[in-house]
Description: The prediction has a mean pLDDT of 77. Predicted 3D model of a 146-nucleotide RNA (c-di-AMP riboswitch aptamer (ydaO/yuaA leader)) from Cohnella rhizosphaerae. The RNAcentral record of the sequence draws on Rfam. The model forms 92% of the base pairs in the Rfam consensus.

RNA sequence: CAUAGUGGUAUGCUUAAUUUCCGAUUUGUUCGGAGAGCGGGGGGAACCACCAUUUGGGGCGAAUCGCGACAGGACCCGUUCCUGUCGGUAGGGUGCCAUCUUACCCGAGUCCGUCAGCUAACCUCGUCAGCAUGAAGAUGGGUCCU
Repeated sequence: CAUAGUGGUAUGCUUAAUUUCCGAUUUGUUCGGAGAGCGGGGGGAACCACCAUUUGGGGCGAAUCGCGACAGGACCCGUUCCUGUCGGUAGGGUGCCAUCUUACCCGAGUCCGUCAGCUAACCUCGUCAGCAUGAAGAUGGGUCCU
């Protein structure tokens, strides 16, 4: 000097996932509890909607399309099903906010268990996890400083 790891702090990002108080305590980004804030599900209304139900159905989430091509496997040998790779795509994200353009990314996973339209009252649950992006341009707006 560089790289890697560990710990702390600061500024930020995706996400509902932030914050206050009390107690315990092994003092830890720990455990338990009660709020506030944010978010999800259920729910006999009214109104509206649906004629549905093994091709089962439904929820969280941006994460959909029985999408296309290639390879392998399965067997009912079929333009069928499963897995992998590559490429698209509905949709989603990027530093005060909105819109547009550009660039770069994501386009997963999982839960309920035969069952749920919407739904006021009402009931109930969650508050994790993972990161460091072009601190780009234009238009409009806001805040702070001088």